[in-house]
Context: one part of a larger RNA
RNA sequence: UUGGGCGUAAAGCGCGCGCAGGCGGACCGCAGUAGUGGCGUGUGGAAUCUCCCGGCUCACCCGGGAGGGGUCAUGCCAGACGGGCGGUCUUGAGGCAAACAGUGGGUCGCGGAACGGGCAGAGUAGGGGUGAAAUCCGUAGAGACUGUCCGGAACACCAGAGGCGAAGGCGGCGACCUAGGUUUGAGAAGCAGUCGCGAGACUGUCCUGACGCUCAGGCGCGAAAGCGUGGGUAGCGAACGGAAUUAGAUACUCCGGUAGUCCACGCCCUAAACGAUGGCCACUCGGUGUCGGGGGUAUCGACCCCCUCGGUGCCUUAGCUAACGCGGUAAGUGGCCCGCCUGGGGACUACGGCCGCAAGGCUAAAACUC
Numbered sequence: 001u002u003g004g005g006c007g008u009a010a011a012g013c014g015c016g017c018g019c020a021g022g023c024g025g026a027c028c029g030c031a032g033u034a035g036u037g038g039c040g041u042g043u044g045g046a047a048u049c050u051c052c053c054g055g056c057u058c059a060c061c062c063g064g065g066a067g068g069g070g071u072c073a074u075g076c077c078a079g080a081c082g083g084g085c086g087g088u089c090u091u092g093a094g095g096c097a098a099a100c101a102g103u104g105g106g107u108c109g110c111g112g113a114a115c116g117g118g119c120a121g122a123g124u125a126g127g128g129g130u131g132a133a134a135u136c137c138g139u140a141g142a143g144a145c146u147g148u149c150c151g152g153a154a155c156a157c158c159a160g161a162g163g164c165g166a167a168g169g170c171g172g173c174g175a176c177c178u179a180g181g182u183u184u185g186a187g188a189a190g191c192a193g194u195c196g197c198g199a200g201a202c203u204g205u206c207c208u209g210a211c212g213c214u215c216a217g218g219c220g221c222g223a224a225a226g227c228g229u230g231g232g233u234a235g236c237g238a239a240c241g242g243a244a245u246u247a248g249a250u251a252c253u254c255c256g257g258u259a260g261u262c263c264a265c266g267c268c269c270u271a272a273a274c275g276a277u278g279g280c281c282a283c284u285c286g287g288u289g290u291c292g293g294g295g296g297u298a299u300c301g302a303c304c305c306c307c308u309c310g311g312u313g314c315c316u317u318a319g320c321u322a323a324c325g326c327g328g329u330a331a332g333u334g335g336c337c338c339g340c341c342u343g344g345g346g347a348c349u350a351c352g353g354c355c356g357c358a359a360g361g362c363u364a365a366a367a368c369u370c
Stems, first nucleotide, its partner, number of pairs: 003342004007324002012338001014221004021214003025089006035081001036078007049067007092211001093208003096185005104178007111155001115151007126137002163170002190205006226267006235261002240256004278337006286315011319326002343370003352363004
């Protein structure tokens, strides 16, 4: 390479948007040029291969003939399929309308508990900490208690196998701005028509028409830590200082404590970024819980019960799997597109390139060795 694979053995890009490219719904018509198929002609060296005949006593070997062999070129024909052109359609996709759920995102404001601190009151000898202690705080009045003020960070209960988001992630309350999702398509709204002076009543009716899926490059988002400038700092707390423990203790425990954690703006771009499972579509037994919507049944009504759409869990049939397990949220059965793997170490490395302020990131070998 061919092939076989990618939940756990090597292997799904952290996630999205998307150009090129690849692939693409139903029906009708047209043409037949590079798709496709058929036939003819040309070509397809020799050797090799298969068959037949022949020569060495056979065979190996050798000679002759035929066949096979591959895109291809060219002429004619076919027109199903793919593609092209033209037309139509609504089930894919989107729009519109009505209704609904939510910690989706952003900005501003507000709240209480806890915690730390200031001041005041009252009060006296301890407090704190541990396995036990000590460092530490306290008669310059601590700790415990009360009142009041200030500050920063995080939001107990509700809370759930619950919800939302593409992922990272999102949780006190309110307002504003903003994005996505789900259900329903009629007995609503709107529109049109008829009737009516009017209120209103009746009837009819969603729209576009394949606009799609995926996506190398590219662009954007991306926990924590880290970086730059400025601010903020209650608690916690790398580093660091001290007390212990210990043979030692560069640790575990304790007393302190700087960066940081918080905010604004700008970088960084990594992760066990995990469902260790790429996206989209279709098909394939059942049972049970839960969240959101629609319909029916029932009732005075809410529940209950039944059907259905979407999400999120558990158990399981067939099937799959090396096993574990997966099992309509597939790891089953198929289709399309992308990414990735190819023994372990060396090596999430070196060199080079690109990116970064730096830290470093991305891409990514070889010698050697087992």

A computed fold for a 370-nucleotide part of an RNA from an uncultured bacterium, annotated as small-subunit ribosomal RNA, central domain. It matches the Rfam family "Bacterial small subunit ribosomal RNA". Its family is annotated with ribosome and structural constituent of ribosome in the Gene Ontology. The coordinates come from a structure-prediction model, not an experiment, and the mean pLDDT is 85. The RNAcentral record of the full RNA draws on ENA and SILVA.